c-di-GMP-I riboswitch aptamer from an Actinomycetota bacterium, 81 nucleotides, folded computationally. Of the family's consensus pairs, 95% are formed in the model. Rfam family: c-di-GMP-I riboswitch aptamer. Rfam links the family to the GO term cyclic-di-GMP binding.
[in-house]
RNA sequence: GAUUGACAAGGGCAAACCUGCCGCGAGGCAGGGACGCAAAGCCAGAGGUCUUGAGGUGGUCAAGAUAGCUCGGUUGCCGGA
Numbered sequence: 001g002a003u004u005g006a007c008a009a010g011g012g013c014a015a016a017c018c019u020g021c022c023g024c025g026a027g028g029c030a031g032g033g034a035c036g037c038a039a040a041g042c043c044a045g046a047g048g049u050c051u052u053g054a055g056g057u058g059g060u061c062a063a064g065a066u067a068g069c070u071c072g073g074u075u076g077c078c079g080g081a
Stems, first nucleotide, its partner, number of pairs: 003081001004079002012037002017032006035068001041074003045071003048066007
């Protein structure tokens, strides 16, 4: 450096749900809480899904959401082999 992930060690993140706040909404943030995660760190570039609006039944256009749907980009802890 590449491949890789042991019921290893020390740590990390935090689904559903509840509370508060924000948003028309998808959803976000904070606290609680753990289903899971070796990139469940970061980035909406491609596809997917979802929301709102236009439009008016053709699926299209616009603006958004999702990184815990997949791919891609980028950075990175520990370690057996």